[in-house]
């Protein structure tokens, strides 16, 4: 140093203010947040993750695990070899219960996962 393994670690952020109300961090008006790889750097590309449902397995009590399926939303100038990523304007978009209708409060979840970094044997 090259591919296999095996273990640690570490891996999602964000309602401030003001109106209505009997009650709203849900509703109005500003506000504020952006998970992983991969490309000129990314919430809107391209792919995964989560979160949801169906089926089947194991399990023996609703929990693991495999397939599938579902998965949101941007455009216009600029620069420049090269950007749907920079830059400037101007939009837009966020899972499921709960609760006055919640990306921003609670709860599954001190959970899991894409994936990162380190670490150690082994074979060549």
């Nucleotide at each position: 140093a090259u591919a296999g393994a095996g273990c640690u670690u570490u891996g999602g952020g964000g309602c401030g203010a003001g109106g209505u109300g009997a009650a709203a961090u849900u509703c109005c008006u500003c506000a504020c947040c952006g998970g992983c790889a991969g490309u000129a750097g990314a919430g809107u590309c391209u792919g995964c993750g989560a979160a949801g449902a169906a089926c089947g397995g194991c399990g023996g009590u609703u929990g693991c695990c495999g397939u599938u399926c579902c998965c949101g939303a941007a455009u216009c100038g600029g620069u420049g070899u090269a950007a749907u990523u920079c830059c400037g304007a101007u939009a837009c978009c966020g899972a499921c219960g709960g609760u006055a209708u919640a990306g921003u409060c609670c709860g599954g979840a001190u959970g899991g996962a894409a994936a990162a970094a380190g670490u150690u044997g082994u074979u060549a």